Large-subunit ribosomal RNA, domain IV from a Pseudomonadota bacterium, 325 nucleotides, folded computationally. The organism belongs to Pseudomonadota, within Bacteria. Rfam family: Bacterial large subunit ribosomal RNA. Its mean pLDDT, the model's own confidence on a scale to 100, is 83.
[in-house]
Context: one part of a larger RNA
RNA sequence: UGGUGGCCAAGGAACUCGGCAAAAAAGCGGGCGUAACUUCGGGAUAUGCCCUCCCAGUUUAACUACGACUGGGCGCAGCGAAUGAGUCUCUGGGGACUGUUUAUCAAAAACACAGCUCUCUGCUAAGCCAAAAAGCGCUGUAUAGAGGGCGACGCUUGUCCGGUGCUGGAAGGUUAAACGCAAGCGUAAUUUUGCGCGAGCGCGAAGCCCCAGUGAACGACGGCGGUAACCAUAACCGUCCAAAGGUAGCGCAAUUCCUUUUCAGGUAAGUUCUGAAGCGCAUGAAAAGCGUAACCACUGGAGAACUGUCUCGGCCACCGGCCCG
Numbered sequence: 001u002g003g004u005g006g007c008c009a010a011g012g013a014a015c016u017c018g019g020c021a022a023a024a025a026a027g028c029g030g031g032c033g034u035a036a037c038u039u040c041g042g043g044a045u046a047u048g049c050c051c052u053c054c055c056a057g058u059u060u061a062a063c064u065a066c067g068a069c070u071g072g073g074c075g076c077a078g079c080g081a082a083u084g085a086g087u088c089u090c091u092g093g094g095g096a097c098u099g100u101u102u103a104u105c106a107a108a109a110a111c112a113c114a115g116c117u118c119u120c121u122g123c124u125a126a127g128c129c130a131a132a133a134a135g136c137g138c139u140g141u142a143u144a145g146a147g148g149g150c151g152a153c154g155c156u157u158g159u160c161c162g163g164u165g166c167u168g169g170a171a172g173g174u175u176a177a178a179c180g181c182a183a184g185c186g187u188a189a190u191u192u193u194g195c196g197c198g199a200g201c202g203c204g205a206a207g208c209c210c211c212a213g214u215g216a217a218c219g220a221c222g223g224c225g226g227u228a229a230c231c232a233u234a235a236c237c238g239u240c241c242a243a244a245g246g247u248a249g250c251g252c253a254a255u256u257c258c259u260u261u262u263c264a265g266g267u268a269a270g271u272u273c274u275g276a277a278g279c280g281c282a283u284g285a286a287a288a289g290c291g292u293a294a295c296c297a298c299u300g301g302a303g304a305a306c307u308g309u310c311u312c313g314g315c316c317a318c319c320g321g322c323c324c325g
Stems, first nucleotide, its partner, number of pairs: 001320008010311002014309001019306001029051004037042001039152001053073007074078001087304007094296002099111002115150007127136002153291004158221003163218002165214005172209003179202003184197005222240005249283001250280001261277005
């Protein structure tokens, strides 16, 4: 000087980003008892209280054993030592859940998931592999298979089809080669003519234009001005723009810049936290919205218990490094 372990007065989280680390409690043994909430299964070993040794006897029984019960005994202490064996509670966020993952800095709120929904596919299926053949799909057949999204469950999922996509339509427009016609040019030949090239014109499929449909398809879901007999506010009115102007919910939020918003709660004191408020810089409905019991090595806040985390440091043991000998 570093590591590992042990003990500590008084206090007990004052430490710190944060109780990180440590400590504590001994608890799936028996008895009693157990809240909110709940999907009635749970929550739950909730939380909590008591017991546990030895001796004798009683009871049940054919006898014994176990259990239960009665009386007595000892100790500071009876799961008497050792090993081993949940700390708990209240309240938010997220994800329903068990699972999966960055082999070697991330285990999560990410992925998956049952379930919901959309699209494709009628079987030589669609889709996939592949140069081809073959194969998978499938020895399956729409209650099947493939792809996309959402992600248990509950209540729901509003408006817009103008743009983009997809689906359908086929009258018209556009339009390649081909085909028809053909000015003209070249060439052969004495001519008729043959051959080659050929502007242009006509005709000409899909596609595009066009006409419709379609949002659990990509997406989008306004501005300004005025107005009520205090003030304030604006149910109301005007006006401009748009395809339509954000519905139900939720809301300073894992989203709020201003911001430590304002009010209430908790604390002696609270940029965090909880509940509310809402002109929401820049929420919002399957990139789902809002709830939700249970679950979680997730994450925020508070408390009990407990402690060398700290006030504030001290001592001890062992193992290293270095220095001296």